[in-house]
């Protein structure tokens, strides 16, 4: 120095759940709370994967049959997840 990561030291983050706020939803912010985490730091504008489907398109229904609204199905990210993989930066440091 690189890899690796300890029943080490110093610190750090905070799942579920609860309250509240934002959002169509997925999900997110704040406070409480800890399941865990050696990158659970950052990046969703490298890429993959996954979640959601407001708008849009489409099919059916309804009705005054052509028109928007309403109800239901399908497609779809431009919305999300970095605590799924990934990219990138980085603290400590035994064997």
């Nucleotide at each position: 120095u690189g890899c690796c990561g300890a029943u080490a030291a110093a610190g750090g983050u905070a799942a579920a759940c609860c309250a509240u706020c934002c959002g169509a939803a997925a999900g997110g912010g704040u406070g409480g709370g800890a399941c865990a985490c050696a990158a659970a730091g950052u990046u969703a504008a490298a890429g993959g994967a996954c979640c959601u489907a407001a708008a849009u398109c489409u099919c059916g229904g309804c009705c005054c049959u052509g028109g928007u609204u309403c109800c239901g199905g399908g497609a779809c990210a431009u919305g999300g997840u970095a605590g799924c993989c990934a990219a990138u930066u980085g603290c400590c440091a035994a064997a």